Predicted 3D model of a 90-nucleotide RNA (Glycine riboswitch aptamer) from Maricaulis sp. Its mean pLDDT, the model's own confidence on a scale to 100, is 77. It matches the Rfam family "Glycine riboswitch aptamer". Gene Ontology term of the family: glycine biosynthetic process. NCBI's taxonomy places the organism under Bacteria, Pseudomonadota, Alphaproteobacteria, Maricaulaceae, Maricaulis. It was read from a public genome assembly, where an Rfam model found it.
[in-house]
């Protein structure tokens, strides 16, 4: 010091589903409270193919819908590129 792994940051891409109804309110506030419907890609929980295997452990974009969300904005798993730190074999 390369590949590679991990974390953080920057840039670009990034889906789904009521601009629902009622009350409050000056307000057709993206506000508060309530009701029903719906979504699945923050987070959370569950199952476990698989990895590993003595045990411990890891583990989905599957399932749930607690949380979150249902015009735009924002958020957004994940993907690509770049930068820095750490690990790391040769």
């Nucleotide at each position: 010091u390369a590949a590679c792994u991990u974390c953080u940051c920057g840039c670009g891409g990034g889906a789904g589903a009521g601009a629902u109804c009622g009350a409050c309110g000056a307000a057709c506030a993206g506000g508060u409270c309530g009701a029903c419907a719906c979504c699945g890609a923050a987070g959370g929980c569950g199952c476990a193919a698989c990895c590993g295997c003595c045990c411990c452990g890891g583990a989905a974009a599957c399932g749930c819908u607690c949380a979150g969300g249902u015009a735009a904005c924002a958020g957004g798993a994940c993907c690509g590129c770049g930068a820095a730190g750490a690990g790391g074999u040769a």